[in-house]
Context: one part of a larger RNA
RNA sequence: GCCGGCGAGUGGAUCUCGGUGGCCAGGUUAAGGGAGGAGACUCCCGGAGCCGGAGCGAAAGCGAGUCCGAAGAGGGCGCCGCCCGCAAGGGCAGGUCGUCGGGAUCCGACCCGAAACCGGGCGAGCUACCCAUGGCCAGGGUGAAGCGCAGGUAACACCUGCGUGGAGGCCCGAACCGGUUGGCGGUGCAAAGCCAUCGGAUGAGCUGUGGGUAGGGGUGAAAUGCCAAUCGAGCCCGGAGAUAGCUGGUUCUCCCCGAAAUGCAUUUAGGUGCAGCCUCAGGGCUAACUCUGCCGGAGGUAGGGCUCUGGAUGGGCUAGGGGGCAGAAAAGCCUACCAAACCCAACCAAACCGCGAAUGCCGGCAGAGCACCCCCUGGGAGUGAGCCCGUGAGGGAUAAGCUUCACGGACGAGAGGGGAACAACCCAGACCGCCGGCUAAGGCCCCUAAGUGCGGGCUAAGUGGUGAAGGAUGUGGGGUGGCCCAGACAGCCGGGAGGUUGGCUUAGAAGCAGCCAUCCUUUAAAGAGUGCGUAACAGCUCACCGGUCGAUGCCGCCCUGCGCCGAAAAUGUAGCGGGGCUCAAGCCCGCCGCCGAAGCCGCGGGCCCUGGCAGGCAUAGCCCUGCCGGGGCGGUAGGGGAGCGUCCUGUCCAGCGUCGAAGGUGGGUCGCGAGGCCCGCUGGAGCGGGCAGGAGUGAGAAUGCCGGC
Repeated sequence: GCCGGCGAGUGGAUCUCGGUGGCCAGGUUAAGGGAGGAGACUCCCGGAGCCGGAGCGAAAGCGAGUCCGAAGAGGGCGCCGCCCGCAAGGGCAGGUCGUCGGGAUCCGACCCGAAACCGGGCGAGCUACCCAUGGCCAGGGUGAAGCGCAGGUAACACCUGCGUGGAGGCCCGAACCGGUUGGCGGUGCAAAGCCAUCGGAUGAGCUGUGGGUAGGGGUGAAAUGCCAAUCGAGCCCGGAGAUAGCUGGUUCUCCCCGAAAUGCAUUUAGGUGCAGCCUCAGGGCUAACUCUGCCGGAGGUAGGGCUCUGGAUGGGCUAGGGGGCAGAAAAGCCUACCAAACCCAACCAAACCGCGAAUGCCGGCAGAGCACCCCCUGGGAGUGAGCCCGUGAGGGAUAAGCUUCACGGACGAGAGGGGAACAACCCAGACCGCCGGCUAAGGCCCCUAAGUGCGGGCUAAGUGGUGAAGGAUGUGGGGUGGCCCAGACAGCCGGGAGGUUGGCUUAGAAGCAGCCAUCCUUUAAAGAGUGCGUAACAGCUCACCGGUCGAUGCCGCCCUGCGCCGAAAAUGUAGCGGGGCUCAAGCCCGCCGCCGAAGCCGCGGGCCCUGGCAGGCAUAGCCCUGCCGGGGCGGUAGGGGAGCGUCCUGUCCAGCGUCGAAGGUGGGUCGCGAGGCCCGCUGGAGCGGGCAGGAGUGAGAAUGCCGGC
């Protein structure tokens, strides 16, 4: 890993709702006792008790009433069932006792899973420390004290030298003990080793044997170290199925409906309660619901506006302030400074409004559609991490696949077609079948289904097939101002002068550093000078004028279509899906045709809901069958309904079986399906069908458990 087997909503008690059954103003027994039976079980007794039959009050208590109260005011909570029938009676509602199903509570309560907690034991043959008693430490070096002798002293002492001596948690270094650094080892030789290297090696040394200390305890030259390969509290068994708001898993089929990821609260935030939204059943209502049209309303958003509240710009006017002049002072005068109020003009605002929509909301009337709508609630839920897109806003940076609200949509729980691929975008909601048809979005040169379609225009950039500010005689369309055969624009030829080197400044300043002024004259025209240039002049050039040339012309500005530059990234073109495309296979406008989906239509079929008609009957019904219509059938959590199969029990078939049971295997057939039946082979002794009952009742997942390979 595969295969096989095992593997998870059960049982008891109580409550509650629904289905169903018995009895009824009653219903019912419990323990227990008795009878029958092989047993399963059945029958009889047992009335204790429980529920109901009356309520009200805190209670005493009273009672179809009662409580509050002075009250025979008032008010609260209660009572005075319904239908058929003359009646007896029957039925409904209701009561009660069973039974089945759904749910709740307490129990292990769907299954598996802790880390832990507690109790009683077992451990110091590992290791820590301690006690007792033994053992071990090659060799070499250093050479303390003491002692001796000599020197020294008057003699001692002290000191010095030599000798002797042999001290030391002394030195070097084997055994022994350790484990520093590196490498190897890493399913190892080894659950800690090997090699090299290294520390201690007479000591707080190493070691044998016997013994002691035990789990909130020991021991510890102290690391939370060690206490049997385990230690922030050992191990074993037990409490025990601890608890787990957490993770995982939870087994057959078909049919109908179908969510939520919100609000409030929470030692609450990944949990839970109530509400909201889903489902099922019963009931109520004839109006309710949805859409459309008309009518009537409430309201202060978008927009707009500046009266108000604030903000803010320029001008005017003018208190006050600053500054200046002046005055002995007080006054006064000036002011291109600051500035209230006021005036004019133009503005800004979620928390400004003398205005004010569209939508939406409420109500009325009408029409259409639909079986909806509402309630008791009553039973059962799930959800309470949402996410993306569009729109309106807040936060952020007018960032985020960001975050928080609101309205809508999609995904969630939605398949199909388009978008190259791609939950959310565009189209469109899949009951099943068809080698039939029409369309949507999107497409129609090839890949690739359908136009190398038609008419008109644009683009030359492969723009299309990313991108801004900004830049540019790209090119198309429109507008507008000006010049022009009395000759425009461009080119070419010529002129471009004088006062004058204007004044100032300056070393100089002569058109051309800078400041001021910017006149006059001669002229066809010529600036007190456009740029280059000089130290300053000079020189070149421009404006301006003449000539030449001879225009369906020339110059400028504005609006607009399409394009250009701006434009740098990491494997390889790589910013059309690709090929490839240029009067297009690009872009814009118009037109026709076609393709294209699980949409729509056609044909056939299935199931569910519903209207009408007819028929059937041990049951007269919420039943069954048939015919004619209408509508529906995506689906996670989840609700509801109907079934299949397995094991066992009762009963019937006095069923089947060596003329071959179960099981296995291959085929056929029936059923929407779970599955059923039949045949062949295998197998070799048991097994089935109807009805009813009871469950250890369905496996692919749980790093599931056991086994096999």